Predicted 3D model of a 77-nucleotide RNA (c-di-GMP-I riboswitch aptamer) from Nitrospiraceae bacterium UBA6905. It matches the Rfam family "c-di-GMP-I riboswitch aptamer". From the family's description: GEMM was predicted in a large-scale screen for bacterial structured RNA regulatory elements. The coordinates come from a structure-prediction model, not an experiment, and the mean pLDDT is 86. The source organism's lineage runs through Bacteria, Pseudomonadati, Nitrospirota, Nitrospirales and Nitrospiraceae.
[in-house]
């Protein structure tokens, strides 16, 4: 230091649901609220879905769907 994830520490975030605003729409933002998360911390790079126009193609949204990158607490095995 890399890998890797325990019965270790300090924590961190947060899903469906209500509310309030934005948004044509998937969605998003804030407050409650906990399914859950060892990267569920960052970024739309490739894919997948999903929304908008409507068959020619684009444009968006989803990072808690999946790969890979880039950053990161703790150290058993």
């Nucleotide at each position: 230091u890399c890998c890797c994830g325990a019965u270790u520490a300090a924590g961190c975030u947060a899903a469906a649901c209500c509310c309030u605003c934005c948004c044509u729409g998937a969605g998003g933002a804030g407050g409650g609220g906990g399914c859950g998360g060892a990267a569920a911390g960052c970024a739309g790079c490739g894919g997948g879905u999903c929304u908008u126009a409507g068959u020619a193609u684009a444009a968006g949204a989803u990072g808690g769907c999946c790969g890979a990158g880039c950053u990161a607490c703790c150290g058993a095995a």